[in-house]
Context: one part of a larger RNA
RNA sequence: CUGGGCCUAAAGCGUCCGUAGCCGGAUAAGUAAGUCCACUGUGAAAUGUUGGAGCUCAACUCCAUCGCUUGCAGUAGAUACUGCUAAUCUCGGGAACGGGGGAGGGUCGGAGUACGUCCAGGGUAGGGGUAAAAUCUGUUGAGCCUGGACGGACUACCAGUGGCGAAGGCGCCGACCCAAAACGUGUUCGACGGUGAGGGACGAAAGCUAGGGGAGCGAACGGGAUUAGAUACCCCGGUAGUCCUAGCUGUAAAUUAUGCUGACUGUGGUGUUGCGCAUGAGUAAUCAUGUGCAGUGCUGUAGCGUAGGUCUUAAGUCAGCCGCCUGGGGAGUACGAUCGCAAGAUUUAAACUU
Numbered sequence: 001c002u003g004g005g006c007c008u009a010a011a012g013c014g015u016c017c018g019u020a021g022c023c024g025g026a027u028a029a030g031u032a033a034g035u036c037c038a039c040u041g042u043g044a045a046a047u048g049u050u051g052g053a054g055c056u057c058a059a060c061u062c063c064a065u066c067g068c069u070u071g072c073a074g075u076a077g078a079u080a081c082u083g084c085u086a087a088u089c090u091c092g093g094g095a096a097c098g099g100g101g102g103a104g105g106g107u108c109g110g111a112g113u114a115c116g117u118c119c120a121g122g123g124u125a126g127g128g129g130u131a132a133a134a135u136c137u138g139u140u141g142a143g144c145c146u147g148g149a150c151g152g153a154c155u156a157c158c159a160g161u162g163g164c165g166a167a168g169g170c171g172c173c174g175a176c177c178c179a180a181a182a183c184g185u186g187u188u189c190g191a192c193g194g195u196g197a198g199g200g201a202c203g204a205a206a207g208c209u210a211g212g213g214g215a216g217c218g219a220a221c222g223g224g225a226u227u228a229g230a231u232a233c234c235c236c237g238g239u240a241g242u243c244c245u246a247g248c249u250g251u252a253a254a255u256u257a258u259g260c261u262g263a264c265u266g267u268g269g270u271g272u273u274g275c276g277c278a279u280g281a282g283u284a285a286u287c288a289u290g291u292g293c294a295g296u297g298c299u300g301u302a303g304c305g306u307a308g309g310u311c312u313u314a315a316g317u318c319a320g321c322c323g324c325c326u327g328g329g330g331a332g333u334a335c336g337a338u339c340g341c342a343a344g345a346u347u348u349a350a351a352c353u354u
Base pairs, nucleotide, nucleotide: 003326004325005324006323007308008307012322014202015201016200017199021195022194023193025089026088027087029085030084031083033082034081035078036077038075039074040073041072042071048066050064051063052062053061054060092192093189094188095187096185097184098183104178105177106176107175108174109173110172111155112154115151116150117149118148119147120146121145122144126137127136163170164169207248208247209246210245211244212243216242217241221237222236223235224234259321260320261319262318263317264316266301268299269298270297271296272295273294274293275292276291277290278289279288280287281286303310304309327354328353329352336347337346338345339344
């Protein structure tokens, strides 16, 4: 010396499942592969050590000796740890049962206000829009009021640093189907586990293909303004799209910019959600207080951190496994390859420059 890192400086795959691999709880026993010890054989020469010799000395060369050759093989042992074999256990993990909670997913049905269009009646000169206007609309009767029909989208209030989901995401009501988590249990299996290269599945919006649908909104586009100009901001319109069905795409500041799993950390304080327990109040429904577990917030000690901050939901202290980074630009580009209907996505350089 045997690297340092990844919230914000470069760096955590968007998320999950899972193959190989790597890693793996407790007890006693066997074995002796890894490991350790001893011995034997082998481990070329040169180089190196020590002593001597030869070139006039030295360098150099030669002889002997020791050492090195960190290895391999064999023999005989040791057995803590790792492995292997057979066995047992219950704390990890799975299963079961119980009563609750949830915008978790899918299908079907229903409802509601608003909005738009149309029809009928009433009614008269404006309406709309803006900072101000104009384009636009209206005597072929608008806007406004009343009644009705149809249409598509959406789901106010409740609504809450509330809930659920792996993430993306999920919000009217009801039914059916599917799934997950928490809590509780003197139920059960008995290490069945963790991570996960490749691989697979899911994956907002936009976009694409085919067929529907089209109220409102609205890229593009047309017009009116503003302006020196105005390919904009504002206004009047408006096509794709937004919606549905079946497929494709596979990306986002896909963010907690914080990978997953497990353990530990003298102390905390204070909300809130779910389940349980205890006490009290109440006829009861239920509520209050305390407390256990699981989640979700705020605040904050030690510690950590350049600092901001973070702090039992760690960015603290450890362990296992994976991914990724190595100055800026060139460049997430070129070329090649794979995927895609395409758009493009994934993988991913170098010259050169600084």
Overview
A computed fold for a 354-nucleotide part of an RNA from a Candidatus Micrarchaeota archaeon, annotated as small-subunit ribosomal RNA, central domain. NCBI's taxonomy places the organism under Archaea, Nanobdellati, Microcaldota. It was read from a public genome assembly. The coordinates come from a structure-prediction model, not an experiment, and the mean pLDDT is 88.